[in-house]
């Protein structure tokens, strides 16, 4: 290099929930917190999924309302690309 995760060493991370913030919202961010993660380290590149503020159409005297719809997210959805500790072949 490559392929691997049995027992381990040494650490890492941090799901759900709280309370503060940001945001329409989805989720995001800081602290607690552990559900679990051999990449639950980095990237939105291809699928998938969340949401719907603009902006379109539908109703309406208007309003609310529904319907589409991403330029906003989700890396802990799955692939893929980059990096990496230690052990076994």
């Nucleotide at each position: 290099g490559c392929c691997u995760g049995a027992u381990a060493a040494a650490g890492g991370c941090a799901a759900a929930c709280c309370a503060c913030c940001c945001g329409a919202a989805a989720g995001g961010g800081u602290g607690g917190g552990a559900c679990g993660c051999a990449a639950a380290g980095c990237c939105g590149c291809u699928g998938g999924c969340c949401u719907a503020a603009c902006u379109c159409c539908c109703c309406u005297a208007a309003c609310c309302g529904g319907g589409a719809u991403a330029u906003g997210g989700c890396a802990g959805c799955a692939g893929g690309g980059c990096u990496g500790c230690c052990g076994g072949g």